[in-house]
Small-subunit ribosomal RNA from uncultured Marinobacter sp., 1530 nucleotides, folded computationally. The RNAcentral record of the sequence draws on ENA, Greengenes and SILVA. The source organism's lineage runs through Bacteria, Pseudomonadati, Pseudomonadales, Marinobacteraceae and Marinobacter. Model confidence (mean pLDDT): 84 of 100.
RNA sequence: AGAGUUUGAUCCUGGCUCAGAACGAACGCUGGCGGCAGGCCUAACACAUGCAAGUCGAACGAAGGCCCUGGCUUCGGCUGGGGGCUUAGUGGCGCACGGGUGAGUAGCACGUGGGAACCUACCUCUUGGUGCGGAAUAACUCCGGGAAACUGGAGCUAAUACCGCAUACGCCCGGACCGUGUGGUGCGGUUCGGGGAAAGAUUGAUCGCCGAGGGAUGGGCCCGCGCCCGAUUAGCUAGUUGGUGGGGUAACGGCUCACCAAGGCUGCGAUCGGUACCUGGUCUGAGAGGAUGAUCAGGCACACUGGGACUGAGACACGGCCCGAACUCCUACGGGAGGCAGCAGUGGGGAAUAUUGGACAAUGGGGGCAACCCUGAUCCAGCCACGCCGCGUGUGUGAAGAAGGCUUUCGGGUUGUAAAGCACUUUCAGUGAGGAGGAAAGCCUUAUGGCGAAUACCCAUGAGGCUUGACGUUACUCACAGAAGAAGCACCGGCUAACUCCGUGCCAGCAGCCGCGGUAAUACGGAGGGUGCAAGCGUUAAUCGGAAUUACUGGGCGUAAAGCGCGCGUAGGUGGUUUGAUAAGCGAGAUGUGAAUGCCCCGGGCUUAACCUGGGAACGGCAUUUCGAACUGUCAGGCUAGAGUGUGGUAGAGGGUAGUGGAAUUUCCUGUGUAGCGGUGAAAUGCGUAGAUAUAGGAAGGAACACCAGUGGCGAAAGGCGGCUACCUGGACCAACACUGGCACUGAGGUGCGAAAGCGUGGGGAGCAAACAGGAUUAGAUACCCUGGUAGUCCACGCCGUAAACGAUGUCAACUAGCCGUAGGGAACAUCUGGUUCUUUGUGGCGCAGCUAACGCGAUAAGUUGACCGCCUGGGGAAUACGGCCGCAAGGCUAAAACUCAAAUGAAUUGACGGGGGCCCGCACAAGCGGUGGAGCAUGUGGUUUAAUUCGAUGCAACGCGAAAAACCUUACCUGCCCUUGACAUGUCAGGAAUUCGCCAGAGAUGGUGAAGUGCCUUCGGGAACCUGAACACAGGUGCUGCAUGGCUGUCGUCAGCUCGUGUCGUGAGAUGUUGGGUUAAGUCCCGUAACGAGCGCAACCCUUGUCCUUAGUUGCCAGCGGUUCGGCCGGGAACUCUAAGGAGACUGCCGGUGAUAAACCGGAGGAAGGUGGGGAUGACGUCAAGUCAUCAUGGCCCUUAUGGGCAGGGCUACACACGUGCUACAAUGGCCAGUACAGACGGUUGCCAACCCGCAAGGGGGAGCUAAUCCUAUAAAGCUGGUCGUAGUCCGGAUCGCAGUCUGCAACUCGACUGCGUGAAGUCGGAAUCGCUAGUAAUCGCGAAUCAGCAUGUCGCGGUGAAUACGUUCCCGGGCCUUGUACACACCGCCCGUCACACCAUGGGAGUGGAUUGCACCAGAAGUGGUUAGUCUAACCUUCGGGAGGACGAUCACCACGGUGUGGUUCAUGACUGGCGUGAAGUCGUAACAAGGUAGCCGUAGGGGAACCUGCGGCUGGAUCACCUCCUU
Repeated sequence: AGAGUUUGAUCCUGGCUCAGAACGAACGCUGGCGGCAGGCCUAACACAUGCAAGUCGAACGAAGGCCCUGGCUUCGGCUGGGGGCUUAGUGGCGCACGGGUGAGUAGCACGUGGGAACCUACCUCUUGGUGCGGAAUAACUCCGGGAAACUGGAGCUAAUACCGCAUACGCCCGGACCGUGUGGUGCGGUUCGGGGAAAGAUUGAUCGCCGAGGGAUGGGCCCGCGCCCGAUUAGCUAGUUGGUGGGGUAACGGCUCACCAAGGCUGCGAUCGGUACCUGGUCUGAGAGGAUGAUCAGGCACACUGGGACUGAGACACGGCCCGAACUCCUACGGGAGGCAGCAGUGGGGAAUAUUGGACAAUGGGGGCAACCCUGAUCCAGCCACGCCGCGUGUGUGAAGAAGGCUUUCGGGUUGUAAAGCACUUUCAGUGAGGAGGAAAGCCUUAUGGCGAAUACCCAUGAGGCUUGACGUUACUCACAGAAGAAGCACCGGCUAACUCCGUGCCAGCAGCCGCGGUAAUACGGAGGGUGCAAGCGUUAAUCGGAAUUACUGGGCGUAAAGCGCGCGUAGGUGGUUUGAUAAGCGAGAUGUGAAUGCCCCGGGCUUAACCUGGGAACGGCAUUUCGAACUGUCAGGCUAGAGUGUGGUAGAGGGUAGUGGAAUUUCCUGUGUAGCGGUGAAAUGCGUAGAUAUAGGAAGGAACACCAGUGGCGAAAGGCGGCUACCUGGACCAACACUGGCACUGAGGUGCGAAAGCGUGGGGAGCAAACAGGAUUAGAUACCCUGGUAGUCCACGCCGUAAACGAUGUCAACUAGCCGUAGGGAACAUCUGGUUCUUUGUGGCGCAGCUAACGCGAUAAGUUGACCGCCUGGGGAAUACGGCCGCAAGGCUAAAACUCAAAUGAAUUGACGGGGGCCCGCACAAGCGGUGGAGCAUGUGGUUUAAUUCGAUGCAACGCGAAAAACCUUACCUGCCCUUGACAUGUCAGGAAUUCGCCAGAGAUGGUGAAGUGCCUUCGGGAACCUGAACACAGGUGCUGCAUGGCUGUCGUCAGCUCGUGUCGUGAGAUGUUGGGUUAAGUCCCGUAACGAGCGCAACCCUUGUCCUUAGUUGCCAGCGGUUCGGCCGGGAACUCUAAGGAGACUGCCGGUGAUAAACCGGAGGAAGGUGGGGAUGACGUCAAGUCAUCAUGGCCCUUAUGGGCAGGGCUACACACGUGCUACAAUGGCCAGUACAGACGGUUGCCAACCCGCAAGGGGGAGCUAAUCCUAUAAAGCUGGUCGUAGUCCGGAUCGCAGUCUGCAACUCGACUGCGUGAAGUCGGAAUCGCUAGUAAUCGCGAAUCAGCAUGUCGCGGUGAAUACGUUCCCGGGCCUUGUACACACCGCCCGUCACACCAUGGGAGUGGAUUGCACCAGAAGUGGUUAGUCUAACCUUCGGGAGGACGAUCACCACGGUGUGGUUCAUGACUGGCGUGAAGUCGUAACAAGGUAGCCGUAGGGGAACCUGCGGCUGGAUCACCUCCUU
């Protein structure tokens, strides 16, 4: 410090997730030692048991036993004194500390800094005093009550308990006076009057007691500032705010009461609701911040729950009291007792948190003169890896790189110096021995000094002695033995360090995010190996960080979320220039405070560290004070540049009211006139012979204002404003001067304006037109189109308050290059021009710098700055619900959460696509010719059938395809019979030559049996080939996966494209080049050009064909010569044809024209051939997971007496049907008969087969020739000549069937081809639709070959005859280039919306129901305090002895807790039913959106409709296309 994740890729925006630290943790696996810390976060739930606050006999009386000591003694004892001990009581001090908990509390509770009207036991200092009396009472005794707790009465007694008197200050109260001082209450003093105190104990000096005044400590009260969330809580408050007076308190104060006044708080957030102890600190973070408030420390609050007071210096009191309520316990049922949020401990709750331990040795606390006692405070120990820190589990050596494991390409690699082995060490644990420190005090003795009469005592200081340790078997040290007792956990796809095998097969499972798993999973499970941390390691929860993702530091708002629809204006914020003053802000210094601990720095102590400790710094703050005066503020005075006023002009659809005008539509009247009009893509509904439409004249009425008209004008702004005239009225701009003198900007709330639609009341109503009706369209059509048509649109008044109310851009001000328009005004110069230049206010276009994610913006900023306001924080849920406010309603404004996803979005890029555009090409259309689709047959396919009908191919690009030949074989399928190292390969062993020929059984495979035969090489051991047998490695598989693959192939497409290097541009994906202007068959070439070059394609090179030449001349040829049996047959020839080798030729080369003079095109000449001459081969980058595991090869999986192998028979040939491809036809351009002419290419010895003979024929016989320019297949056919048929189911057509044959073959039944005779079906040119072809082509005619024993209508070739048409590119299909839109990228066979149905989740409403809390009104009123008191009782004092004062009880009044009644508010849970939302596998209906998405979309509003939606009105461009206008650049 960053990383992953949206996309095909990119940049941005933006969320989600991860890596870090940390924890009072919990859970899983594991676990050696020690140190230091920590340990109920939940039920402030309930608690058994024990302990946690006592102490003082030097305050007091008494009792008891024990000890010491007297007297008496009958020795039993009685009695007195003293001492300590124990016990309850009176009394004193303490119990208000310490310890626990965090329920309540949003508060002067806490933090911090101040303040004045206070108190403070014990402690300390100063000062003064401590005199004289009195009456009771507990204990105790007696008598009672009660189960108990406890309690009543009578009697006795003491005090440092209680009471009275005296005395008393600088104390308190009242009065007068003086001094001094403040903003002010004051402070000090003098004087007069009144009032108030005490306690003794022990002893020889201390401890106590009382008054007064200081100090210290602790506390009470008040104030400034700070301190969570909610405005869907906006108003709250009657003791409320203040005053006067009384009361009360330690003290100020409405603290309380009476009276008076009407105040007080609040947008700087009152009140209300929710939540929460606060702080030092802790965690995190670079910091600022954020989160938190365990342990330690400070404060507060509480003590079962609510209320209350008493005592006291202090409490409204954790281990005190009283009362009410709940709960628990005891009970004799009458009544009582209790409060662990003290330490342990129990139950319960919970994911979860310890021992009913030891000691007062230390520190501290209470009491005491002290010894001492008490102390669950504390110090220790126990349990727990809960955390932090430290140590160990060995060290060195050791290669045969052992064994085993894992893996493997079978060679090896790895585990791995790891182990074993050898040598060594002994921390820790274990055993034994030793052994600090934590201890200071205290007591006794004694010395000196002080006090004193004193050598007593006591105090201070010193010396000596005695004694005190829970921890503790302490820390630490030494010895002993032995590697001995001590390693796990998580992870290994990326982020993120670490990889392989097996299993599994979208299953089981994993997962923090992205995502893995559907047969080769580094992602699941196991293993081996590795990585990380380590007595721990992982997971989970919660926190901060990363997150600049709430942005103070440190973000944004044109299009990503985000500028209020627009003004005016209140509070607030901000504010021109100058002078003076002031000192609030601001700056500097000083002082006080900012507890300790912690953090940080420097040291010290534990062997180190954690930890502990000394000092410093820091504590960012607050307060006081002094100084300064630049800036801001404030006050005072000026100025004119901001703002405003006046004067004179100018332009204008600015606003309001009244009037008025013409064109047009419609309706009505009249005339003319006749059959249609209207409407559409085409129609129909509709109107019209009752006279429409059309046309002419007249009338009525409403609404809107053509041309001018313009990115022109006007408006404070927005909404908006358009005939003309008049009236009323607002603003802007320009020019020059004068005046005011900061009067300004923004603006939360507030208030006004605000299109269209809509609402109310009353008018009006021509046209248009939601709804509605009808007609069309359609699968449907609640739409688009058509005919009608009502609200509405118009006016007046009143509501509504919203729009894509948009520049998607808040208002104001300043600054920052230019150029070109346009509207208004002004100035200067010129008059050749209705001219040029300058300036100002608007309104537009382009553009520099700069900004921006990019697009773009660019003086009218989205640039650089300032002021103020509004708004945003992932998508959906949700422009929603609930609540509130507004509205007549429709609805508007404000505005969540649960739940759910890992994205959603912006801009730009490359593709693809478009029922977008432009250009171009192709038998693509058109123009033609011939077909298919109808018939019969052939053939292939689907389907069906079957034991099997083997398998594959399936739009173009499967279907006469694999198959260039299924009777057996082929053959893979079925049935049956057989074989198991196998039909085939290699290796081992044994035997045998190999081989050939019989016989028997069987359907055959096969089995049995017999005969012939002994080979080749040799170093004589044997070897090679072949056959048989045995066992094992293995063979074998047309079994699966073409979606694991190689190879091969199809297709787009013989289309013209596809890329690269360097450079340049862009943040980048990418672009450029390759686009543009021409041209071409072509990315072919030329020109231009931030590109310059290059590669794969195109073309050419290759084959063939067309012309010529050369060479060669047999088997081919024959012009000329000769011969002839008249056949190039022979001699001969080498000319010609031809054959097959090599050359020539064609290149836009030449001419003319067009064109940029280029490329090229058009025409022409010459030429056999002319613009690639014709044809072929040749197929770029890639696409289709295209096809093929059944040609072959091959990974993996599967079968192994079978899914392998052999054999026989059957099947692949089935047949209601459907489709493809063909053949033959339907006839006269023909059929039939007769005669007759002309090819090319190919094949041939397992072959082609001649002549000749036989047969009607298929064919048979026959055997010549030919290994082929020689011989053969082999007659080419259409054609031509002649004849016949005469438009008919025929002399067309030949299917089907019968009979008889031929050939091939082991074999023609299933199931071959052919021949002859007979039979003679459908069919008379074929619906919708559809195919081929542009020239030697289509059409038509025959011939050959491969396969092959045989089988051709198929396929591949060959030649013969031989056309028609192409105007042209609008349309259909396919393709190429450029451009545009896109929500597509699996790329339109894309994406995607809503209803309905089903399942699940959360949520709103809901008759209500149940809880919690709270307001108001009223009832009620325990204990207690205060007031009053006609009742009862009454020791101290007074008394005139009657009584009084005072007190207690009782009664009563006031206040008040619990409780009750009624009525509201808030909130939680639940609820029949119901509303929408979300998520789900491949459900249903449509197709709304994205392209012009097929009716452009969207916003607001209104109506309608199963649904997406449709329609009306107004608005927007975030609409494609086309056209026009304007402007800019060069």